[in-house]
RNA sequence: AUUACACGUUAGGGGUCCUCGCGGCAGGUGCCGCGGGGUGAGAAAGACCCUUAUAACCUGAUACGGAUAAUGCCGUCGUAGGGAAGCGUGGUGCCGGACCC
Numbered sequence: 001a002u003u004a005c006a007c008g009u010u011a012g013g014g015g016u017c018c019u020c021g022c023g024g025c026a027g028g029u030g031c032c033g034c035g036g037g038g039u040g041a042g043a044a045a046g047a048c049c050c051u052u053a054u055a056a057c058c059u060g061a062u063a064c065g066g067a068u069a070a071u072g073c074c075g076u077c078g079u080a081g082g083g084a085a086g087c088g089u090g091g092u093g094c095c096g097g098a099c100c101c
Base pairs, nucleotide, nucleotide: 001092002091005090006089007088008087009086010085011051012050013049014048016045017038018037019036020035021034022033023032024031025030057082058081059080063076064075065074066073
């Protein structure tokens, strides 16, 4: 100095889907509770992820292609448009000095 990265801390940001069974309610096809299954860090825990950003997440998107029992499951779009930060420690880089070989 703060450029890779890690940890800590204070503060802040974010998502919560698909499906099966049972029960209840409703009765324009759904909602709620409990228990399984799928993906995932996380699908309601005071947990997980993220905090300046080409990977938190949102928008476009009731988008396009593929897969699936089904899905916001995978890919494209996407170095798109938005999106929440400071400090400390380690580490690392540069400059100068001292000492040793």